[in-house]
RNA sequence: GGGCGUUUAGCUCAGUGGUAGAGCGCUCGAUUUGCAUUCGAGAGGCCUGGGGUUCAAUCCCCCAAUCGUCCA
Numbered sequence: 001g002g003g004c005g006u007u008u009a010g011c012u013c014a015g016u017g018g019u020a021g022a023g024c025g026c027u028c029g030a031u032u033u034g035c036a037u038u039c040g041a042g043a044g045g046c047c048u049g050g051g052g053u054u055c056a057a058u059c060c061c062c063c064a065a066u067c068g069u070c071c072a
Stems, first nucleotide, its partner, number of pairs: 001071005007065001010024004018055001026042005048064005
C1' cells in the first nucleotide's frame, strides 16, 4: 500500500427499513443471625463520525476513523 471483517448499555453480544433488547455486572427491596444463592423492581444507549437514498435509517449506499485478520 491492497483485500476482507468489526464498531449497539460498564463487559460479552442479539437486533434484515417503522419509538433499541438479552446475559453478566451495578443500585434498591424480599428471603438469611450474617454472607452466598434465589426472587422482584430499577438506573444506565443522541447505535464510531460525516454525507446520501427514503415519508421514515442501528439496518441500504459513499467517505473517514478504530480494532482484528490476510496478502505484498
Predicted 3D model of a 72-nucleotide RNA (transfer RNA) from Perkinsela sp. CCAP 1560/4. Rfam family: tRNA. Rfam classes the family as a transfer RNA.